[in-house]
Context: one part of a larger RNA
RNA sequence: CCCUUGUUAAGGAACUCUGCAAUACAGCGGCCGUAACUUCGGGAUAAGGCCUGCCCAAAUUGUUUGGGUUACAACAAAAGACACACUGCGACUGUUUACCAAAAACACAGCUCUCUGCAAAAGCGCAAGCUGAAGUAUAGAGGGUGAUGCCUGGCCAGUGUCAGAACGUUAAGGGGAGGAGUGCAAGCUCUGAACCGAAGCGCUGAUGAACGCCGGCGGUAACUAUAACCGUCCUAAGGUAGCGAAAUUCCUUGUCGGGUGAGUUCCGACCUGCACGAAUGGCAUAACGAUGGUGUGACUGUCUCAACAAGGGACUCG
Numbered sequence: 001c002c003c004u005u006g007u008u009a010a011g012g013a014a015c016u017c018u019g020c021a022a023u024a025c026a027g028c029g030g031c032c033g034u035a036a037c038u039u040c041g042g043g044a045u046a047a048g049g050c051c052u053g054c055c056c057a058a059a060u061u062g063u064u065u066g067g068g069u070u071a072c073a074a075c076a077a078a079a080g081a082c083a084c085a086c087u088g089c090g091a092c093u094g095u096u097u098a099c100c101a102a103a104a105a106c107a108c109a110g111c112u113c114u115c116u117g118c119a120a121a122a123g124c125g126c127a128a129g130c131u132g133a134a135g136u137a138u139a140g141a142g143g144g145u146g147a148u149g150c151c152u153g154g155c156c157a158g159u160g161u162c163a164g165a166a167c168g169u170u171a172a173g174g175g176g177a178g179g180a181g182u183g184c185a186a187g188c189u190c191u192g193a194a195c196c197g198a199a200g201c202g203c204u205g206a207u208g209a210a211c212g213c214c215g216g217c218g219g220u221a222a223c224u225a226u227a228a229c230c231g232u233c234c235u236a237a238g239g240u241a242g243c244g245a246a247a248u249u250c251c252u253u254g255u256c257g258g259g260u261g262a263g264u265u266c267c268g269a270c271c272u273g274c275a276c277g278a279a280u281g282g283c284a285u286a287a288c289g290a291u292g293g294u295g296u297g298a299c300u301g302u303c304u305c306a307a308c309a310a311g312g313g314a315c316u317c318g
Base pairs, nucleotide, nucleotide: 001313002312003311004310005309006308007307008306010304011303014302019299029051030050031049032048037042039147053069054068055067056066057065058064059063082297083296084295085294086293087292088291089289090288094106095105110145111144112143113142114141115140116139122131123130124129148284149283150282151281153214154213155212158211159210160207161206162205163204164203167202168201169200173196174195178191179190180189181188182187215233216232217231218230219229242276243273254270255269256268257267258266
C1' cells in the first nucleotide's frame, strides 16, 4: 500500500452523475390512532403514539438490578419494513437479451378489423396424409391496439383491398377472306386480314380501429396590441377534442410562479407545437413497479479529514 472487517471528537450529504456504499430505522405481539386520493376492494402495518404484567426491595432520580407472584401465555432462537411528498412511463401478476441491458421493451385481460359454412379458412408435405378438430361463426385463423374511465375528428386524390354478367385493351388457341412457292394436275408447303378469345390492366364505385395525409399569403376593431372578420392562391382534405419547452422544444438555462442562501434538474402555469394529436390510439387514472426524475425527515467516515485496531495479502528472512 491492497483486501475483508470494527470503532471514532465536532459537523451531518458539504461527497458524488446519483445518499453509490454503509449506517440508522426495528420489526407478522397488545392498545390507540391513521391523510389525500379511490375502480369503494383499497391506500394501510399509512403516518404517528403508548405498552410488554402485578407486588416488594435496592441503587439511581428516571432506568437498571434482585426477589416473590397472577395468568393458557409475560417472546429463548431463527425469521421479520427506513418513512413521507410531487411527478414521467407502463394498468396490474407475469416474460426477456444463458455470459455487460429486466426496462418505458414483450405478453396480458379488454377493444377492434379481416378471412372462414366445414372435404372451412390458415399451416406442413412432391404426394399419401396430418394439424386446425374428434372443433362448427359464443368456433377457428390472421393483423392492430393494449385494464378501466371520457373519447376516437376531417380527407377515398395516391397506394392497397373489396365489389361490378357492360365496354376498351389483351396471350396461347380457334378462325380463315386473301396471298406466295412448287407441280401438267390432284395436291403439298408457307404466309395470313376480319371475327371469337381468360385473368390482369383500363373503367365505375365502396372502403381508414386499410398504407397513409391533415396548407400559404395579405388586410382588418375608437390607445396600443391582437384579430372573432374579410380577400386571395393551392389542395383529396387542410389537425377537431384533448394535451403541450413534453421520453417530443432547435433557438433554450424560453417567460412567470413555487421550492433553495443560491435550482441548466424538479413541480405548477403560459402557448411562439423548429418537428404533439386521436386503436402507428389521444387525454386522464386508484392500485401495482429490484422502473426514470425531484424534494423532505431520520441517519450516518460519502465527505470536511483523516486516525486507530483486527485478520488476510503485498514486502524481508527462512